[in-house]
RNA sequence: UGAAAGUGUACCUAGGGUUCCGUUCUUUAUAUACAUACAAAGAAGCUGGUCCAAGCGGUACAGGCAUUCCUGCAAUGUUACACCGAUGGGAAAAAAGCCCGGGCGGA
Repeated sequence: UGAAAGUGUACCUAGGGUUCCGUUCUUUAUAUACAUACAAAGAAGCUGGUCCAAGCGGUACAGGCAUUCCUGCAAUGUUACACCGAUGGGAAAAAAGCCCGGGCGGA
């Protein structure tokens, strides 16, 4: 200086927006003595549910590697580290710590 590897899936969390639900407000219509109740439409990310979700967050299972001998769907061990971090692009709801990306760049 360069290369390879640094695993996958599921369920979650930080987080994310707005498809659907809900909430709030407005309007229309009906009922009602009034307040209100119900229905429809529109608007607002609005505490939330559905939904998406971490390389450097969690749990579990599997996988990889090594060793051993009782050779079995075996046992044991191991699977490290990861500071700052854009811009830009992608997604058939949209956005994001998702993907490009352990990327460019810096230490």
Predicted 3D model of a 107-nucleotide RNA (Guanidine-I riboswitch aptamer) from Natronincola ferrireducens.
Of the family's consensus pairs, 96% are formed in the model.
The source organism's lineage runs through Bacteria, Bacillati, Bacillota, Natronincolaceae and Natronincola.
Its mean pLDDT, the model's own confidence on a scale to 100, is 81.